The prediction has a mean pLDDT of 77.
Predicted 3D model of a 70-nucleotide RNA (Fluoride riboswitch aptamer (crcB RNA motif)) from Cryobacterium sp. Y50.
[in-house]
Formats: sequence, C1' cells, structure tokens
RNA sequence: UCUGGCUUCGGCGAUGGAUCCCGCCGGAGCAGUCGCUCAAACCGCCUUCGCUGAUGGUUCCUGCUCUGGU
Repeated sequence: UCUGGCUUCGGCGAUGGAUCCCGCCGGAGCAGUCGCUCAAACCGCCUUCGCUGAUGGUUCCUGCUCUGGU
C1' cells in the first nucleotide's frame, strides 16, 4: 500500500415518528479540538390516461379515506 474477515460506529431501504429485527453502503477532498463539502447505499408501477402504499419486515402512535355504532 492492496485485499478479505470480524468487531465497533455512521448513513440508507417510493408519503410522518418510535421499538425490535433484516438487508445494503461506508469512499474522496478541504480543514486540522469540535467540523465542512461531495460521493455511495436510496428515490414504486406505468406508452399515455392513470394506480398502490404512511413498515424493508413486525408492533404502536400520528395524519388522510371508507363503513358501522354511540
């Protein structure tokens, strides 16, 4: 210096928040206590008209819509 693995940590998974679990990404530059910028993962279906969904999965809360009861 390069590659791989493990651990820790950060970020991401089509409409809000949180727990747990799963998956994915983790490089470059500036600065030099703290940090900043860019990149990566990510950004649904559909020729059009238009369509589904607040979860990646589970549960809860919030918002919207429909039906019934009080």

It was read from a public genome assembly, where an Rfam model found it. Taxonomically the source falls in Cryobacterium (Bacteria, Bacillati, Actinomycetota, Micrococcales). Rfam family: Fluoride riboswitch aptamer (crcB RNA motif). For this family Rfam cites "Widespread genetic switches and toxicity resistance proteins for fluoride" (Baker et al., Science, 2012).